[in-house]
Context: one part of a larger RNA
RNA sequence: UGACGGGUCCCCGCACAAGCAGUGGAGUAUGUGGUUUAAUUCGACGCUACGCGAAAAACCUUACCAGGUCUUGACAUCCAACUAACGAAGCAGAGAUGCAUUAGGUGCCCUUCGGGGAAAGUUGAGACAGGUGGUGCAUGGUUGUCGUCAGCUCGUGUCGUGAGAUGUUGGGUUAAGUCCCGCAACGAGCGCAACCCUUGCCGAUAGUUGCUACGAAAGAGCACUCUAUUGGGACUGCCGUUGACAAAACGGAGGAAGGUGGGGAUGACGUCAAAUCAUCAUGCCCCUUAUGACCUGGGCUACACACGUACUACAAUGGCCGUUAACAAAGGGAGGCGAAGCCGCGAGGCGGAGCAAACCCCCAAAAACGGUCUCAGUUCAGAUUGCAGGCUGCAACUCGCCUGCAUGAAGUCGGAAUUGCUAGUAAUCGCGGAUCAGCAUGCCGCGGUGAAUACGUUCCCGGGGA
Repeated sequence: UGACGGGUCCCCGCACAAGCAGUGGAGUAUGUGGUUUAAUUCGACGCUACGCGAAAAACCUUACCAGGUCUUGACAUCCAACUAACGAAGCAGAGAUGCAUUAGGUGCCCUUCGGGGAAAGUUGAGACAGGUGGUGCAUGGUUGUCGUCAGCUCGUGUCGUGAGAUGUUGGGUUAAGUCCCGCAACGAGCGCAACCCUUGCCGAUAGUUGCUACGAAAGAGCACUCUAUUGGGACUGCCGUUGACAAAACGGAGGAAGGUGGGGAUGACGUCAAAUCAUCAUGCCCCUUAUGACCUGGGCUACACACGUACUACAAUGGCCGUUAACAAAGGGAGGCGAAGCCGCGAGGCGGAGCAAACCCCCAAAAACGGUCUCAGUUCAGAUUGCAGGCUGCAACUCGCCUGCAUGAAGUCGGAAUUGCUAGUAAUCGCGGAUCAGCAUGCCGCGGUGAAUACGUUCCCGGGGA
């Protein structure tokens, strides 16, 4: 000077408390450990690994295993020779590949018409290629975390023999090293805040595909809604009280909005030899008829068990049936979205209007109203299994999703323990998108309905200051 203390003091945070809903018990999904396996590829391991890399493992992916194959190689550059390139049908084989023949085909640039060159292919020789092999404790780049916490420093000066101190401490105040006052300090930088995006109010401009005061429609119009661009608006600006005549705090007015209005992006100096050599790049080491490359099949999906994260439930604030023209937002759509109509109990099929989309399509559910069930392992719950089908795709056996009929398991609210959340939030309800042929209880978004509680800071955890 730091770090640490079951030392003291001050302050903050869904940290506790006050509440609401959960997890931990059940079934299933998914990830992990363990075990198994020819292989169950690799990485990630307290918070900060475990629905994580993976925004899609049937083949491919794929890195793993078995078998079958190749050796200048699947990919790049260089040299020589040959051939324009290219190339269907056939046979063998699981395929990779091999055999064989012939149908077609003769292009571009230069030319002395002999040929030469470019591109591509075949063969040969070696230089080399190749490696998801090792080392993240050799590295770059990127990322997590403390933490959106309020801190971290520098120049000059001053003090100290020096390490260093001061500034940055003190009195107030703030979300904030935010600001004010004081002070051997005076200034400055990186952070904070603001500038950016979005949402809430108003104006102007612009009106088609949007809207409708007129209208049956066509039309007409742009007031309204909306869309989009650009401005305004909030600054403790005004008033009062408190305060040190300060910064500021509290209350009020006006206002769509009030003291950072709500949300996002934005992550200081640094910490953890934190993570990643499997995104990529890269030093060194290692393999080179194999640790490289190709193919078929299998595996990554195993299953006594243990843990994490979710979904669905255990029911009456509910289940089931019917009715009503129910009512969104944000997105996506051309090898695509696919309407009406028809067929099917249904998944779906036929169909093909319209739409490169404010135009057409995908497209709501909880809610409301009426009926029924009457507390039961049930008209709850839906696992599991059988049969019959549908869809995608060369191909659903290992190993996809969906539908109908039948079957009807555990489960009656969950021990110790433990998580999230302070408002359009929690809870609950559906919708969309990426990935994607197909496959979503995951992820990322969107709107509908819409609470309870916060006395307070003694205590637990984390952080800041003296």

Overview: The part of an RNA shown here (small-subunit ribosomal RNA, 3' major domain) has 466 nucleotides and comes from an uncultured bacterium. Model confidence (mean pLDDT): 84 of 100. The full RNA is in RNAcentral, with records from ENA. It matches the Rfam family "Bacterial small subunit ribosomal RNA".